[in-house]
SAM riboswitch aptamer (S box leader) from Robiginitomaculum sp., 119 nucleotides, folded computationally.
The coordinates come from a structure-prediction model, not an experiment, and the mean pLDDT is 79.
The model forms 97% of the base pairs in the Rfam consensus.
It was read from a public genome assembly, where an Rfam model found it.
RNA sequence: CACUCAUCAAGACCAGCCGAGGGAAAGGCCCUGUGACGCUGGAGCAACCUCGGGUUCAUGCAUGCAUGACCCGAAAGGUGCUAAUUCCUCGCUCACCUUUGGUGAUCGACAGAUGAGGA
Numbered sequence: 001c002a003c004u005c006a007u008c009a010a011g012a013c014c015a016g017c018c019g020a021g022g023g024a025a026a027g028g029c030c031c032u033g034u035g036a037c038g039c040u041g042g043a044g045c046a047a048c049c050u051c052g053g054g055u056u057c058a059u060g061c062a063u064g065c066a067u068g069a070c071c072c073g074a075a076a077g078g079u080g081c082u083a084a085u086u087c088c089u090c091g092c093u094c095a096c097c098u099u100u101g102g103u104g105a106u107c108g109a110c111a112g113a114u115g116a117g118g119a
Stems, first nucleotide, its partner, number of pairs: 001118001003117006013042005021031003026089003043082003048078002050074005056069006086111001090108002093105005
C1' cells in the first nucleotide's frame, strides 16, 4: 500500500500531561473546560497470528509422520481493542402502522476498521 481471505450486536478503565475540539468522509445524532481528542504509564478485554492437546475428516508420502480443516484449552510472545451495533444513513423482500411516509426483521451492496497473507 494495489490485491486476496476472515471477522465486525459480545467484551474490557484508571492515573499523569496537554488544553479545544472529537466521533474517517457529508448529513444527523452524540461526546467534550465535571477536561473530550491526543500522548505517556499502568491495568484489562479478546483470541487474528502464536503455543499445547485431540478418538474426527481430507491430502501427501517415507505408513506414522507432515500439512490443512474442525474441536478443546492456554495467554508467555506479535498485533489489535477498552463511549454509543462499524453510533445511524443505501437497496431488495416481508410484516405492522397513524400510509407522498414511518417502524421493525432477514438478506445484500458501498465505504471503513482489524488481523493473516501478499506486493